[in-house]
RNA sequence: AACGGGCAAAACCAGAGAAAUCUGGCGACGCAAAGCCACGGGUCCUGAAAAUGGACAGCCGGGUUGCCGAA
Numbered sequence: 001a002a003c004g005g006g007c008a009a010a011a012c013c014a015g016a017g018a019a020a021u022c023u024g025g026c027g028a029c030g031c032a033a034a035g036c037c038a039c040g041g042g043u044c045c046u047g048a049a050a051a052u053g054g055a056c057a058g059c060c061g062g063g064u065u066g067c068c069g070a071a
Stems, first nucleotide, its partner, number of pairs: 006031002012025005029058001035064003039061003042056004
């Protein structure tokens, strides 16, 4: 290359939350792991600050599982 396909950004609607953000619907910017994990770094929320607690896996690294098959 390639089979079947898969996921789903922003916006908008509804809901949860103090917030970050999350869930569902709609929608596709993109993604070979844009499947999962908060272990390390980083960023965000809470807080006057520090701490504590929380969030982001579609910020990077790492771990782990997986479709295809020129390899």
A computed fold for a 71-nucleotide RNA from uncultured Geomonas sp., annotated as c-di-GMP-I riboswitch aptamer.
Taxonomically the source falls in Geomonas (Bacteria, Pseudomonadati, Geobacterales, Geobacteraceae).
The prediction has a mean pLDDT of 90.
It matches the Rfam family "c-di-GMP-I riboswitch aptamer". From the family's description: GEMM was predicted in a large-scale screen for bacterial structured RNA regulatory elements.